[in-house]
RNA sequence: GGAGUGGGCUGAGUGAUCGCUGUCAUCCAGACAUUUGAUCUGGAGAUGGAGGAAAGUCCGGACUCCGCAGGACAUGGUGGUGGGUAACGCCCACCGUCCGCGAGGAUAGGGAAAGUGCAACAGAGAGCAGACCGCCGAUGGCUGUCGAACCAUUUCUUUUUGCCGGGGGAAACAUGCCUCUUGCAGGAAGAAAUUCACGGCAGCACAGGUAAGGGUGAAAGGGUGCGGUAAGAGCGCACCGCGGGGUCGGUGACGAUUCCGGCAUGGUAAACCCCACCAGGAGCAAGACCAAGCAGGGCGAAGUUGAGCGAGGAAACUCGCUGAGCCCGAGGUUGUCCGCCUCGGUUGACGUCCGGGUCGGUUGCGCCGAGGUGAUGAGCAAUCAUCAUCCCAGAGAAAUGAUCACUCACGACAGAAUCCGGCUUACAGGCCCACUCCACUU
Numbered sequence: 001g002g003a004g005u006g007g008g009c010u011g012a013g014u015g016a017u018c019g020c021u022g023u024c025a026u027c028c029a030g031a032c033a034u035u036u037g038a039u040c041u042g043g044a045g046a047u048g049g050a051g052g053a054a055a056g057u058c059c060g061g062a063c064u065c066c067g068c069a070g071g072a073c074a075u076g077g078u079g080g081u082g083g084g085u086a087a088c089g090c091c092c093a094c095c096g097u098c099c100g101c102g103a104g105g106a107u108a109g110g111g112a113a114a115g116u117g118c119a120a121c122a123g124a125g126a127g128c129a130g131a132c133c134g135c136c137g138a139u140g141g142c143u144g145u146c147g148a149a150c151c152a153u154u155u156c157u158u159u160u161u162g163c164c165g166g167g168g169g170a171a172a173c174a175u176g177c178c179u180c181u182u183g184c185a186g187g188a189a190g191a192a193a194u195u196c197a198c199g200g201c202a203g204c205a206c207a208g209g210u211a212a213g214g215g216u217g218a219a220a221g222g223g224u225g226c227g228g229u230a231a232g233a234g235c236g237c238a239c240c241g242c243g244g245g246g247u248c249g250g251u252g253a254c255g256a257u258u259c260c261g262g263c264a265u266g267g268u269a270a271a272c273c274c275c276a277c278c279a280g281g282a283g284c285a286a287g288a289c290c291a292a293g294c295a296g297g298g299c300g301a302a303g304u305u306g307a308g309c310g311a312g313g314a315a316a317c318u319c320g321c322u323g324a325g326c327c328c329g330a331g332g333u334u335g336u337c338c339g340c341c342u343c344g345g346u347u348g349a350c351g352u353c354c355g356g357g358u359c360g361g362u363u364g365c366g367c368c369g370a371g372g373u374g375a376u377g378a379g380c381a382a383u384c385a386u387c388a389u390c391c392c393a394g395a396g397a398a399a400u401g402a403u404c405a406c407u408c409a410c411g412a413c414a415g416a417a418u419c420c421g422g423c424u425u426a427c428a429g430g431c432c433c434a435c436u437c438c439a440c441u442u
Stems, first nucleotide, its partner, number of pairs: 001438010012407007020049005026044006032037001051413001055424002058422005063283004070338004075279005080094005095109001096107004110274002115272002117268002132214002134210003139207002141204007152194012165181005222240006241263001242261008287363004296354005303326003307322006327345007371390008
């Protein structure tokens, strides 16, 4: 010097003139009543008079009224932990996840193994979820080729054993012994060949295997790497991830570290749902008081049992009053049901239909308040406590406007309606504080 992040203040100012409005124990005048005022009207004087959001009507309350204010369901809301607050869906601090170089920002942040639903299309397959393209084809199959080392078959040769037959030998003789030979069967060795079988090689990619690679998709059966395998796969291993245990730190959410387990069927709940916690309703046109005025009528249920007292009566009994039980009806509990409370039982409480009257005044609103400001203390902070000080708009169809002069920010968003604490949205310009990043210089 530039670019940012978080927080705070302001929102035109000064002077003059005229105007609007509240208050005043002040002054003047008048009215009323009356011998004095606690009233009203007008004037003078003094003093006050829209917001940081007054907007939205989104939350929470104060306050008012209703209500045995209870229970259940429904409905609605909130959703990490700890604190603050009258309370909250708000604020503060922290934790987790995501974004940012960072200061910081965002967060609807419990549960997907209780269940249901959704993810078009594409794709083999989208969760009890898979084989399209590829890769393999070790094993089985088919084809070709080579070989004879293993095994097998065939042929030949040699040898050996056994058997049948034949010849010979011993003086004669045999079913015994010896010897020779044809044939048969078995064994062994050698040689040769290769139809069956066997072995090697090659091919096919049929059977089969696979989910690593590719494709489809927003998302595809944890990720990276090494080994292993026919090719692959947590199949095995290392690290990460996931599930669980221990130890340490922290109030806690959680974090760190270590051990065990090959664990895998995921996403989505701001979808329905489940879990935890919270919630009575209506609202200042809530309510309260004064004055004035009128006109009521129709319709709507079911009664019953007995008790006490009084009167009449010769008695039976009748009439009236006051409670009670059962039953019927209505209202309240501002969603439903139960419970509870209240009223009425036909001379009507309530509901409903038609009709009539009043739509005046005061108050709520003398705003003293979970109030403002300042100092001190505690606390990381939100905030709290103590002390001091101040009173800060009350209209009632709705009050602050107009003119002139100067200054400069050339004037934005925008006007209280019972009040307060928040959130959200809108905002021209100006000022201040703290912090972050980049460049340069010293």
Molecule: Bacterial RNase P class A
Organism: Thalassoglobus neptunius